Description:
This is a predicted structure of a 123-nucleotide RNA (SAM riboswitch aptamer (S box leader)) from uncultured Nocardioides sp.
Parts: sequence; structure tokens; C1' cells
RNA sequence: AGCUCAUCGAGAGGGACUGAGGGAACGGCCCGUCGACGUCCCGGCAACCGCCGCGUACCUCCAAUUCGCGGAAGUGGUGCUAAUUCCGGCCCGCGGCGAGGUCCGUCGUGGGGCAGAUGAGAA
Repeated sequence: AGCUCAUCGAGAGGGACUGAGGGAACGGCCCGUCGACGUCCCGGCAACCGCCGCGUACCUCCAAUUCGCGGAAGUGGUGCUAAUUCCGGCCCGCGGCGAGGUCCGUCGUGGGGCAGAUGAGAA
């Protein structure tokens, strides 16, 4: 790098250094010399694993590494700390507007997908 599974509408910023781009790519929109992005230091958050407890598990009883719910701590291992993954594109619907039934355009909205991120896992 690739594969599998889960989640992505919650949460959480100050200082120092540096100095022009940054938000993955594209379009939009935004952040940025009132210093963004990045690096370091110090804080913070609590998503996943792990930990603790409870529930449930196919006729009955028992039974959780597996299914569900809750809790604590913040280093036990990762992660995160502008904007829903910032929004969109591709597919299927619904609604408003355009004289608007079809087509088309545009705005909004529901579902799915693609891509991405994070975690857990397998070879």
C1' cells in the first nucleotide's frame, strides 16, 4: 500500500517558532500577514480497543471473547481538538419555483453509492 468490519449531525485551544498558503483532489464556500497551514511545549475532548457493571442470548435452566446498554479514568493502546467527513458530484425518490402535465433548469429534502478519515481485525 491493499483486504474485512464498525463509526463519522456530539465533544474539545492557549503559548513559542516560522512565514504563505491551507481546508485530501476537483467545483463551491470558507480559514489566512489582525499570521492561517506546519513544528514544538502545555492544556483539553472522549470516538474505538482495553477496564468495570448490568441486561439479553431462539422449549426450560445456565451461559458473553461474540449481542446490547451504562460507567470510570485520561495516557493502558490509538485517536481527535474551525465549519455535519464544511457542502457538492454518481444513482433512485419527494417537494417548491420557472405559464410547469412530460422533458429541461433551479432551489430544497429523503435514501443509497463513490471517495476519505479513525478504530478494530485477518492474511

The model forms 94% of the base pairs in the Rfam consensus. Taxonomically the source falls in Nocardioides (Bacteria, Actinomycetota, Actinomycetes, Propionibacteriales). The prediction has a mean pLDDT of 82. The sequence was found by an Rfam model in a public genome assembly.